[in-house]
RNA sequence: AACGAACGUUGGCGGCGUGCCUAACACAUGCAAGUCGAGCGGAUUGUGGCUUCGGUCACAGUUAGCGGCGCACGGGUGAGUAACACGUGAGUUACCUGCCCUUGAGACUGGGACAACUCUUCGAAAGGGGAGCUAAUACUGGAUACGUCGGGAAACCGGGAAAGGGGCAACCCACUCAAGGAUGGGCUCGCGUUCCAUUAGGUAGUUGGUGGGGUAAUGGCCUACCAAGCCGGAGAUGGAUAGCUGGUCUGAGAGGAUGAUCAGCCACACUGGAACUGAGACACGGUCCAGACUCCUACGGGAGGCAGCAGUGGGGAAUCUUGCGCAAUGGACGAAAGUCUGACGCAGCAACGCCGCGUGGGUGAUGAAGGCUUUCGGGUCGUAAAGCCCUGUCAGUGGGGACGAGAAAGGACGGUACCCACGAAGGAAGCACCGGCUAACUCCGUGCCAGCAGCCGCGGUAAUACGGAGGGUGCAAACGUUGUUCGGAAUUAUUGGGCGUAAAGCGCGCGUAGGCGGCCCAGAAGGUCGGAUGUGAAAUCCCCGGGCUCAACCUGGGAAUUGCGUUCGAAACCGUUGGGCUUGAGUUCUGGAGGGAGAGGUAGAAUUCCUGGUGUAGGGGUGAAAUCCGUAGAGAUCAGGAGGAAUACCGGUGGCGAAGGCGACCUCUUGGCCAUGGACUGACGCUGAGGUGCGAAAGCGUGGGUAGCAAACAGGAUUAGAUACCCUGGUAGUCCACGCCGUAAACGAUGCACGCUGGUUGGCCGGGGUAUCCAUCCCCUGGCUGACGAAGUUAACGCGAUAAGCGUGCCGCCUGGGGAGUACGGUCGCAAGAUUAAAACUCAAAGGAAUUGACGGGGGCCCGCACAAGCGGUGGAGCAUGUGGUUUAAUUCGAAGCAACGCGCAGAACCUUACCUGGGUUUGACAUCUACGGAAUCCUGCAGAGACGUGGGAGUGCCCUUCGGGGAGCCGUAAGACAGGUGCUGCAUGGCUGUCGUCAGCUCGUGUCGUGAGAUGUUGGGUUAAGUCCCGCAACGAGCGCAACCCCUGUGUCCAGUUACCAUCAUUCAGUUGGGGACUCUGGACAGACUGCCGGUGUGAAACCGGAGGAAGGUGGGGAUGACGUCAAGUCCUCAUGGCCCUUAUGCCCAGGGCUACACACGUGCUACAAUGGCCGAUACAAAGCGUCGCGAGCCUGCAAAGGGGAGCCAAUCGCAAAAAGUCGGUCUCAGUUCGGAUUGUCGUCUGCAACUCGGCGACAUGAAGCCGGAAUCGCUAGUAAUCGCGGAUCAGCAUGCCGCGGUGAAUACGUUCCCGGGCCUUGUACACACCGCCCGUCACACCAUGGGAGUUUGUUGGACCAGAAGUCGCCGGCCGAACCGCAAGGAAGGAGGUGCCGAAGGUCUGGCAGGUAACUGGGGUG
Repeated sequence: AACGAACGUUGGCGGCGUGCCUAACACAUGCAAGUCGAGCGGAUUGUGGCUUCGGUCACAGUUAGCGGCGCACGGGUGAGUAACACGUGAGUUACCUGCCCUUGAGACUGGGACAACUCUUCGAAAGGGGAGCUAAUACUGGAUACGUCGGGAAACCGGGAAAGGGGCAACCCACUCAAGGAUGGGCUCGCGUUCCAUUAGGUAGUUGGUGGGGUAAUGGCCUACCAAGCCGGAGAUGGAUAGCUGGUCUGAGAGGAUGAUCAGCCACACUGGAACUGAGACACGGUCCAGACUCCUACGGGAGGCAGCAGUGGGGAAUCUUGCGCAAUGGACGAAAGUCUGACGCAGCAACGCCGCGUGGGUGAUGAAGGCUUUCGGGUCGUAAAGCCCUGUCAGUGGGGACGAGAAAGGACGGUACCCACGAAGGAAGCACCGGCUAACUCCGUGCCAGCAGCCGCGGUAAUACGGAGGGUGCAAACGUUGUUCGGAAUUAUUGGGCGUAAAGCGCGCGUAGGCGGCCCAGAAGGUCGGAUGUGAAAUCCCCGGGCUCAACCUGGGAAUUGCGUUCGAAACCGUUGGGCUUGAGUUCUGGAGGGAGAGGUAGAAUUCCUGGUGUAGGGGUGAAAUCCGUAGAGAUCAGGAGGAAUACCGGUGGCGAAGGCGACCUCUUGGCCAUGGACUGACGCUGAGGUGCGAAAGCGUGGGUAGCAAACAGGAUUAGAUACCCUGGUAGUCCACGCCGUAAACGAUGCACGCUGGUUGGCCGGGGUAUCCAUCCCCUGGCUGACGAAGUUAACGCGAUAAGCGUGCCGCCUGGGGAGUACGGUCGCAAGAUUAAAACUCAAAGGAAUUGACGGGGGCCCGCACAAGCGGUGGAGCAUGUGGUUUAAUUCGAAGCAACGCGCAGAACCUUACCUGGGUUUGACAUCUACGGAAUCCUGCAGAGACGUGGGAGUGCCCUUCGGGGAGCCGUAAGACAGGUGCUGCAUGGCUGUCGUCAGCUCGUGUCGUGAGAUGUUGGGUUAAGUCCCGCAACGAGCGCAACCCCUGUGUCCAGUUACCAUCAUUCAGUUGGGGACUCUGGACAGACUGCCGGUGUGAAACCGGAGGAAGGUGGGGAUGACGUCAAGUCCUCAUGGCCCUUAUGCCCAGGGCUACACACGUGCUACAAUGGCCGAUACAAAGCGUCGCGAGCCUGCAAAGGGGAGCCAAUCGCAAAAAGUCGGUCUCAGUUCGGAUUGUCGUCUGCAACUCGGCGACAUGAAGCCGGAAUCGCUAGUAAUCGCGGAUCAGCAUGCCGCGGUGAAUACGUUCCCGGGCCUUGUACACACCGCCCGUCACACCAUGGGAGUUUGUUGGACCAGAAGUCGCCGGCCGAACCGCAAGGAAGGAGGUGCCGAAGGUCUGGCAGGUAACUGGGGUG
């Protein structure tokens, strides 16, 4: 785009078309083929006449009949048919043709019947039988017939016709014979016409001939005989499917699909068979027979055939009225009038299709109401509506009213079309879609549900994708959906594709058919090209016109119909015939290289075995071992022997061969190749479907052989296991002969042949040249074999004279993945199996090349307390603390590997607090607004656990003022807007944070390269802590990171000295005081370090190493500082925030409880287990902090915690404050202890409203586990670890935690193999939510399709035989026998009947093929 459509929703009118695609299923009822009285007789009826009343005559006319023509047309259907069925073009000297036309001739003379009718008879009926009468355009004898038919050479001989009717007549219509025409047909031939080769052979009347028969006619069409042919790879035979065509749909075309309506042809008429009649049939509304089915029946027997028009049932997704009319067109009959005509003309039904029209037009902004939405301002539906002004198509009412009808009459359609008038905006819009493709977006609902979906895909709480709504988009009396065809699809490629890696080159030769084929001349003209002519039906399509108001539709003319036939011409090309040529191809001569092939022989090394000698305890084997061999003497070594297999070195991207493949040497036989340049043949060529040969390894058969090796097998190891990898053995096999197999990643994953197209450089084998004393070096030229590369090509990778470039010829092969190289069938094979080769079903991919990442039990380089080297811990104990789990009314919540777990919590007795129980409260504890009242505020009762409830009293401030009052602020009351929520979602978010990681990376602009993703830069060589720097480079620059700039600390200088300091002077118990400004220190400014200097190394670089100087040396030490990003990492319970949820509660207040539970498990810590220690006494030295709601001295009390008391201090001034380890002295003496301190008891003390649940501390008493910790695991590289104490935040109180501070103060680092993490380069990849990836097979379960299957069943088709209806033909025909012959008897023709051949359905036996089904079974697909 299209449709004979169907379905869903909707539906106003008209015109023109179309309408059982399925059951060629079955059919009730009516109609669809009759007509002629001018061919004939005429029952009966009517009228009239006559009548003896019995009847008879005449006329008219009906049914049935005899006779003629028609019924073979028209109409229906598409079952069958793969065929001369159809299409197209020829042929018919091999034929027919009623009615029609033309022409010629003719129609003379006789005869006998049969229906109807009458009588009778059988039968239920349908339908018959018998007797009798009768006419004809019915039948028939004779005559005539040039022309006709048969015979014949001819003359000639023989056979063979007829009908009349009408009219007063002219004449008309018929009739007979013959010729011609027209029309219609029969038959034959060329060409065209679906799929399957998993159908490869078919055929006995088969192929041909002769004789005969038959037909309108040729012919094996039929028959007898003879011959053995005929068809087939250009597809016979068989199977499947199918009516064919003009055309129709689509497409740019070529094509593809299709064959409704209309038109041509064919076939069929319930199924099968058969003939009759006829001009024509093997006959849709005829006959006979058989069968199935239906109906009638008196059971004896009969009737029927809608695939004609309507209509019914059935089937189906689905397809109409049992209408009107012969008025028109056409047909049959008729002289005609006319009759008949479901052909046809019309109407009806159906949006089934095409076409046309309408459902109103103008104006109208308070942008109405209302809906939807909103950022609450608005926006939008929207000039849309209303309102006002108009118009009148369709529908409606009334009136008029056709054409179609060519002289008259006659109109189904039809009171229709059309015209006029009236009235009135009134009666007339839906459907689909709105994520992308694809035009059109928001809200609500829903929450991987419900659903959508053509493909991709939507939906798991903010869905433009589901459902609804508003709005929009597209079409419009329709719109969507489904189905089907073509297109897009160059996705079967003729036009117009491919085959190295995506699917695809046969494993390789030889070669048949076929295809293709060098140069020159000539001939003919098959192909080819051109002209003419015939045909190519009409309709359709196209163009120009015409007619319906337009269009659809109808119609005139033209063009076209790409084809076929005939004929005339051309001769380049192809083919063909003849002649010639040498360049393609080949032959010969001369040389050459070679693991080419086959056969025979020979040789040496090695392994193994055997014999003997020497000799002694091991050997062998592995990652390590063991099995194994060996004291019966191995292994080792020497000598000798046996046997089999293979040929080290040479040996090489070296050689040969078509491929497989070929490797010691010699001989014989043999194939191919190369070079040179003479001769010869003269296109002899290339390819190659089938065919045929060769064809690694393994395997098979028979017979040999067997040293080594070695499937299977055995043992030993390894392992979770180890039917493996490793080891020790070991049989087939490997070897030979003969015969099979016929496959390989048989690979260059690249068919063969030929021609052409820049170069560079190797190897092997030839030939030639120059020069020379000599060619190995040089140059030229062939063949083979490599590497790199121009152009070109390729999707890229790559290929690139050995093409995957540019061309030619031929063959093979491919057409999404899986199923599957499988099943079935065939062929081959001894088998294994090979070859040929599907389908159902299933998926939305499978795949190639390249890119960026990520990953690797890949590689290279390099880092990090990563390992190693060390020191100290954890894991064991007790306790503290956090978590899990459990428990509970509640044990609030969050955090979850590293990167949750002394985390949020820098401090839960109440509070905190979010949890639980109970008690209260509802504009609220808090914010804003309104109204009213009151200042606020303070004091004090009652009840209660308190919140809360309920009383009493005191009390009027500030600002303005017109002195009435008003305002701000606060309190109370009331109503509602609202408050409130630690309720949910960290996967809706902001912000903040963790982590990789203080790792050295992450990017951009421009340029360049690439079809592109992308690359380059950023890679490389060095170097660094560093993408740090240097050098190089199609890159050049730049940004975020690194570093530096900042802070602390280490040295110095300057300035400044109080509360700090004190060398000198004075003074004191005391830097206490005077004084000093030197020192320490404080805190401000500055200096200093930069690889700056020297040497070496290095690329004259960067840099590194060493050194000097220096307080400090190579970023001095520490901190702050965290790139692009990752983890949907963490947090809605800090805060903020979208959405959702609660609103007398999920809000708020209060009391009590809980967060503190405890069989247990884990993390982080503290204290220990002791002598480097515990205890006692004495004694020394810090830093950094903190303090008025505070730190709190001296002094007093208490054993102590603490208390009393209060000096001083807003702090370099006073206080906390003692530092501790250390040092000195003493004691303990290896013990569960003078270690260790848990637990518990009693008594105190402090804070606080309150220490019961549930705080700290003290005293006395008690004195648990624990004697250094399994597997495993953590921290640390120097002022670090370890160890020792001090301070602070939080805080009423509570610290083993956290954050800081100083004291004492180590050990070790060979080194980078390994573990972990990371960086750069490179490589492989089937990974990309990226190795915690992907993914294979079995098993289990469910479903689906399918192969096999004992069978069973259906269909179809062969063969053999039996039987054989109707019927044609042949034969018989004793019976019948009007017309002819005959005087008659009788005869002839003919028939009934019988019989033979053939023969449908049927039957028996036996095959083939196809389908269904099946216990069981095999694999396959999906989940």

Small-subunit ribosomal RNA from an uncultured bacterium, 1423 nucleotides, folded computationally. It matches the Rfam family "Bacterial small subunit ribosomal RNA". The sequence is in RNAcentral, with records from ENA and SILVA.